[in-house]
RNA sequence: UGCCCGAUAGUGUAAUUGGCAACACGUCUGUCUCUGGAUCAGAAGAGUUUAGGUUCGACCCCUAAUCGGGCAA
Numbered sequence: 001u002g003c004c005c006g007a008u009a010g011u012g013u014a015a016u017u018g019g020c021a022a023c024a025c026g027u028c029u030g031u032c033u034c035u036g037g038a039u040c041a042g043a044a045g046a047g048u049u050u051a052g053g054u055u056c057g058a059c060c061c062c063u064a065a066u067c068g069g070g071c072a073a
Stems, first nucleotide, its partner, number of pairs: 001072007010025004019056001027043004049065005
């Protein structure tokens, strides 16, 4: 310098070819227990790295940038 991949709750991953984001663990509350843990029930928590564009509508499509990883020189 060129090319490829990735960025989504605290963590790890989904999201079926565009229709207002789900699961597991974790956290909190309750249940249970002499206490703790486990079980069971419920709740909170991310608008998706950033800025534009397309569209009635974007995690998803287009452009540029940032960060991380890989390949080549």
A computed fold for a 73-nucleotide RNA from a Bacteroidales bacterium, annotated as transfer RNA. The source organism's lineage runs through Bacteria, Pseudomonadati, Bacteroidota, Bacteroidia and Bacteroidales. It matches the Rfam family "tRNA". Rfam's curators write: Transfer RNA (tRNA) molecules are approximately 80 nucleotides in length.